[in-house]
């Protein structure tokens, strides 16, 4: 230097170009004598960054940055 996968909620992950969710953790109430476990339910995002495309972009397209993998 070159391929290749990735980067969405604190964490671990989804989402055909058409409303952004799940699951663990936080909260909060519910059962218990009390904790723990279980059950309900609240909050939590300018989807890494900068442009493009398109009526519409987490999803396409270019570039950067970080990270995992490979080839020299």
């Nucleotide at each position: 230097u070159c391929c290749u996968c990735g980067a969405u909620a604190g964490c671990u992950c989804a989402a055909u170009g058409g409303c952004g969710g799940a699951g663990c953790a936080a909260c909060c109430g519910g059962c218990u004598g009390u904790u723990a476990a279980c059950c309900g339910g609240u909050a939590g995002g300018c989807u890494g960054c900068u442009g493009g495309u398109u009526c519409g972009a987490g999803u396409c397209c270019a570039g950067c940055u970080c990270g995992g993998g490979g080839a020299g």
A computed fold for a 72-nucleotide RNA from Cyanobacteria bacterium UBA947, annotated as transfer RNA. It matches the Rfam family "tRNA". Its family is annotated with triplet codon-amino acid adaptor activity in the Gene Ontology. Taxonomically the source falls in Cyanobacteriota (Bacteria, Bacillati). Model confidence (mean pLDDT): 81 of 100.